Molecule: transfer RNA
Organism: marine sediment metagenome
RNA sequence: GGACGAGUGGUCUAGUGGUAUGACAUCGCCUUCACAUGGCGAAGAUCGGGAGUUCAAUUCUCCUCUCGUC
Numbered sequence: 001g002g003a004c005g006a007g008u009g010g011u012c013u014a015g016u017g018g019u020a021u022g023a024c025a026u027c028g029c030c031u032u033c034a035c036a037u038g039g040c041g042a043a044g045a046u047c048g049g050g051a052g053u054u055c056a057a058u059u060c061u062c063c064u065c066u067c068g069u070c
Stems, first nucleotide, its partner, number of pairs: 002070006010024003018055001026042005048064005
């Protein structure tokens, strides 16, 4: 240098054109003498960055960054 794949809350992950799902973690409430477990709820991601197509992009196209395989 080339081919292919991955990048989504703090971590892991689903989604594949119609403003993002769940789990763990965090915080609050209930339960307990207390802790743990359990139940309920809240906050938290403009989807690696930029441009394009589109009424609308996490999704399609191009460039680019990082990582991995050959």